[in-house]
RNA sequence: GCCCCUAUAGUUCAGCGGAUAGAAUUUCUCCUUGCGGAGGAGGCGACCGAGGUUCGAAUCCUCGUGGGGGCA
Numbered sequence: 001g002c003c004c005c006u007a008u009a010g011u012u013c014a015g016c017g018g019a020u021a022g023a024a025u026u027u028c029u030c031c032u033u034g035c036g037g038a039g040g041a042g043g044c045g046a047c048c049g050a051g052g053u054u055c056g057a058a059u060c061c062u063c064g065u066g067g068g069g070g071c072a
Base pairs, nucleotide, nucleotide: 001071002070003069004068005067006066007065010025011024012023013022018055027043028042029041030040031039048064049063050062051061052060
């Protein structure tokens, strides 16, 4: 320098172009318990950035940025 993959809660991951973007875990509150770091209920918390396509984009396209890999 070229090519490929990838980017979603603090973390690990889901998410056929259409519903309030979900789950686990973490954290907070409450319940339960003799106590609890065990069990139960609930809350908070996210689409890498900028454009484009579309009635509608986390999803498709382009460029950029970060990460991983391959070739030279």
This is a predicted structure of a 72-nucleotide RNA (transfer RNA) from Candidatus Woesearchaeota archaeon CG10_big_fil_rev_8_21_14_0_10_32_24. Lineage of the source: Archaea > Nanobdellati > Candidatus Woesearchaeota. The prediction has a mean pLDDT of 80. Its Rfam family is "tRNA". Its family is annotated with triplet codon-amino acid adaptor activity in the Gene Ontology. It is annotated as a transfer RNA.